[in-house]
Annotation:
The part of an RNA shown here (small-subunit ribosomal RNA, 3' major domain) has 475 nucleotides and comes from Rhodospira trueperi.
Context: one part of a larger RNA
């Protein structure tokens, strides 16, 4: 000087305590281990691997396995030679790839030859998702949005290296004020950035409707832009005012006034470095490897296997419920190879037929809430696994291995041991939308609204972490 401590000291965090709800019992999705296999490609690995990478494995993707083929090669650049090519047909094959006919004679031009393509041929080389993340870049992940990490110049020590950054008080902050051999600075806070929450002004269609007229009662039409609203551009919150308290200081605690109050709420923004922390299978890349094969193309199968264990979910066990009937009210986003009103069929998934819409116009479009009947507590009118029939979408094609319906069938499971996870408010729980990928497929991801709690006394302990000290046989 650091690290380390079952030393001390003070401070924080849904760290623990109060609450709320759940995992860990059950089925089922889903990822991982093991295990099987001719593959079940690869890769992550305590927190920080295990609904991750994968924003979507039927074929493709695909990298893995059989088996059938290819050897300047599926792609690039240079040499020669030939010639358009594309298309069509017949034919052998699973299928890549082959045989066989037809059709056609490319552009420019100084007529030498050049271009671009295609086929054939030499080699120089292509190609490799083989390997080494412990040789790298780049980019993530962690501690951690913790407040700490440095440097110039002084000054102090022989020196490592102290001061400065330590001290008193304050803060969410190395935030601030005072002290003080220290004086200043940079990276970080923290504000400038976006977004929510109030108010002007401006604008007024596809949006809105006070007043006015018309009305088929629909903002439909005329009108109108006051309102809602969209989106542009200011305002507005500074402990600014008032009282108390402190050290006369920062700063706290009440107060009024206001939409917002002391950081207003979210969000982007992550210092100096740790983990040789992941990642050569996004991409670069330096060595080594292969080279008729570790490359390349295709059928066809695998990744979807199942005595089991673990992770993360959805569904349950019921009466705050389950049926059934009536009926109300979002907001984010998406649409032309798309969105699809509407109207017929059909129990239904869906079919056909179509209108509007390139979208503030059309259109995809809520559910839980509420009312009123019915079940009476039971493995039930609860669960809904598994399974049989039968349709239906999408797609060259759903056997392995997709969704969805209908009718039948009706399994476990009556709140789950140890143990363990979230989360302080428009949160939690819960209710349903929407998008991304995508033909199709979502209980996972990414947003979006709607209903709407409880509790926090307090820092002893449990874990992470700061800052100051102590000790030490470690670096």
């Nucleotide at each position: 000087u650091g690290a380390c401590g079952g030393g001390g000291g003070c401070c924080c965090g849904c760290a623990c305590a109060a609450g709320c709800g759940g995992u860990g019992g059950a089925g089922c999705a889903u990822g991982u281990g093991g295990u099987u296999u001719a593959a079940u490609u690869c890769g992550a690995a305590g927190c920080a691997a295990c609904g991750c990478g994968c924003a979507g494995a039927a074929c493709c993707u695909u990298a893995c396995c059989a088996g059938c083929c290819c050897u300047u090669g599926a792609c690039a650049u240079c040499c020669c030679g030939u010639g358009a090519c594309c298309g069509c047909c017949c034919u052998a094959g699973a299928g890549a790839u082959g045989g066989g006919g037809u059709u056609u004679u490319c552009c420019c031009u100084u007529c030498g030859g050049g271009g671009a393509c295609a086929c054939g041929g030499a080699g120089a080389c292509a190609g490799g998702u083989g390997c080494u993340g412990c040789a790298u870049g780049g980019c993530u992940g962690u501690c951690g949005u913790c407040a700490g990490c440095u440097c110039g110049u002084g000054u102090c020590g022989u020196g490592a290296g102290a001061u400065g950054u330590u001290g008193g008080g304050u803060u969410a902050a190395g935030u601030c004020c005072c002290g003080c051999a220290a004086c200043g600075a940079g990276c970080g806070c923290a504000a400038c950035c976006c977004u929510c929450g109030c108010c002007u002004u401006c604008a007024g269609u596809u949006g809105c409707c006070a007043u006015c007229a018309g009305u088929u009662c629909g903002g439909c039409u005329g009108g109108g832009c006051a309102c809602u609203c969209u989106g542009a551009a200011g305002g507005a919150a500074c402990u600014g005012c008032c009282g108390g308290u402190g050290a006369c200081a920062a700063g706290c605690c009440g107060g009024a006034g206001g939409a917002a109050g002391g950081u207003g709420g979210g969000g982007a923004u992550g210092a100096c470095g740790u983990c040789a922390a992941g990642u050569c299978c996004u991409c670069a890349u330096g060595g080594c490897c292969c080279u008729u094969a570790c490359g390349g193309g295709c059928u066809g199968g695998g990744c979807u296997a199942c005595a089991c264990a673990c992770g993360u979910g959805c569904u349950a066990c019921a009466a705050u419920g389950g049926c059934g009937a009536c009926u109300a009210c979002a907001g984010u986003g998406g649409g032309c190879a798309g969105c699809g009103a509407c109207a017929c069929a059909g129990c239904g998934a869906u079919g056909u037929g179509a209108a509007g819409c390139u979208a503030a116009u059309c259109u995809c479009c809520a559910a839980a809430a509420g009312u009123c009947g019915u079940c009476u507590c039971a493995g039930u009118u609860c669960g809904g696994a598994u399974u049989g029939c039968a349709c239906u979408c999408u797609g060259c094609a759903a056997c392995u291995c997709g969704g969805g319906u209908g009718c039948a069938u009706g399994a476990a499971g009556u709140c789950g041991g140890a143990a363990u996870c979230g989360c302080u408010a428009g949160u939690a729980a819960u209710c349903g939308u929407g998008g991304a990928u995508c033909a199709g497929c979502a209980u996972g991801c990414c947003a979006c609204g709607g209903u709407g709690a409880a509790u926090a006394c307090g820092u002893u302990c449990c874990c992470g972490g700061g800052c100051c000290u102590u000790g030490u046989a470690c670096a």
It matches the Rfam family "Bacterial small subunit ribosomal RNA". Rfam links the family to the GO terms structural constituent of ribosome and ribosome. Taxonomically the source falls in Rhodospira (Bacteria, Pseudomonadati, Pseudomonadota, Rhodospirillaceae).